[in-house]
RNA sequence: GCUAGUGUAGCAGAGCCUGGCAAUGCAAAAGACUUAAACCCUUUACAUCAGAGGUUCAAAUCCUCUCCCUAGCU
Repeated sequence: GCUAGUGUAGCAGAGCCUGGCAAUGCAAAAGACUUAAACCCUUUACAUCAGAGGUUCAAAUCCUCUCCCUAGCU
């Protein structure tokens, strides 16, 4: 340099093809339980979806450019 994949909550991670409410697990907070704690149970708060622009009534999702990381080729 070329090609492909990847970027979503504190961490992991689905959703993207086929545009219309962003799951789930762990972690966190509160409550209940307990002598106290842990486990279990109930509830709650969390995401400008890598960045910019475009299309659209509407974009995590489609298009363009840029950036990070990974792999392969050279």